This is a predicted structure of a 120-nucleotide RNA (SAM riboswitch aptamer (S box leader)) from an uncultured Verrucomicrobia subdivision 3 bacterium. The coordinates come from a structure-prediction model, not an experiment, and the mean pLDDT is 84.
RNA sequence: AUCUCAUGCAGAGUGGCAGAGGGACUGGCCCGAUGAAGCCACGGCAACCGGUUAAGACUUCGGUUUUAACGCAGGUGCCAAAUCCAGCCUGAAUGCGGGUGCGUUCGGGAAAAAUGAGAA
Numbered sequence: 001a002u003c004u005c006a007u008g009c010a011g012a013g014u015g016g017c018a019g020a021g022g023g024a025c026u027g028g029c030c031c032g033a034u035g036a037a038g039c040c041a042c043g044g045c046a047a048c049c050g051g052u053u054a055a056g057a058c059u060u061c062g063g064u065u066u067u068a069a070c071g072c073a074g075g076u077g078c079c080a081a082a083u084c085c086a087g088c089c090u091g092a093a094u095g096c097g098g099g100u101g102c103g104u105u106c107g108g109g110a111a112a113a114a115u116g117a118g119a120a
Stems, first nucleotide, its partner, number of pairs: 002119006013042005021031003025087004043079003048075002050072001051070008083112001088109009
């Protein structure tokens, strides 16, 4: 780097170094010298994996598995804004236009990206 599956309207930041960018991409809209990215330290959130406990199911009695709880000296992740919003398809309402289009609002699905777990 590729593929598969799951998840996302919740949550959680201070200090030091640094010095102009950042929010994937495009458009929008934001954040940023009252200090961006990045690095370090400490702290926190969450509960994907692991762990522990309880209950249920299965069992070849070795164990396997489901659900719930805990947040554990474990493995990751995350700590502005819904994944910041939209992008492709589509439903409803509504406005304009009168060649089946465009706009606005509210919704559904997909794609993409992100994170985790797994695979070759």
Overview: Rfam family: SAM riboswitch aptamer (S box leader). Gene Ontology term of the family: regulation of gene expression.